[in-house]
This is a predicted structure of a 75-nucleotide RNA (c-di-GMP-I riboswitch aptamer) from an Actinomycetota bacterium. The model forms 94% of the base pairs in the Rfam consensus. Its Rfam family is "c-di-GMP-I riboswitch aptamer". Rfam's curators write: GEMM was predicted in a large-scale screen for bacterial structured RNA regulatory elements. NCBI's taxonomy places the organism under Bacteria, Bacillati, Actinomycetota.
RNA sequence: CACCCGAAAAGGCACACCCGUCGUGAGGCGGGGACGCAAAGCCACGGGACCCACGAGGUCAGCCGGGCUACCGAA
Repeated sequence: CACCCGAAAAGGCACACCCGUCGUGAGGCGGGGACGCAAAGCCACGGGACCCACGAGGUCAGCCGGGCUACCGAA
């Protein structure tokens, strides 16, 4: 120095739910909120679930797998 790993520290993100808003809808965005998260950062590549106007359409990355990137540095 790098990788594995995840003690400590500094922080970070934000389930459900509520309000507003967009959408046929799944759901998205903003605010509140906090169940949790060491990638709960990003990617729709594979599986899966969901929606639909059933289209080679769409949603979910906090369902699983995979890829890329990243703060800190004890054992």